The RNA shown here (transfer RNA) has 72 nucleotides and comes from a bacterium.

């Protein structure tokens, strides 16, 4: 320098171009002698950045940034 994969909640990951969710974690509550476990609820998102296409983009296109792998 070039090629491929990835970047979404605190973490690990989902999400046919049409309301961004789950598990774990956190907070609150229930349960009980208490803790743990279990059950319920709630909060938490500039979907890496900037543009483009579209009525509508996490998803498609372009450039760049970061991480991983490969070629030279």
């Nucleotide at each position: 320098u070039c090629c491929c994969c990835g970047g979404u909640a605190g973490c690990u990951c989902a999400a046919u171009g049409g309301u961004g969710g789950a598990g774990c974690g956190a907070g609150c509550g229930g349960c009980u002698g208490u803790u743990a476990a279990c059950c319920g609820c709630u909060a938490g998102g500039u979907u890496g950045u900037a543009g483009g296409u579209u009525c509508g983009a996490g998803u498609c296109c372009u450039a760049c940034c970061c991480g991983g792998g490969g070629a030279g």

It matches the Rfam family "tRNA". Rfam links the family to the GO term triplet codon-amino acid adaptor activity. Rfam classes the family as a transfer RNA. It was read from a public genome assembly. Its mean pLDDT, the model's own confidence on a scale to 100, is 83.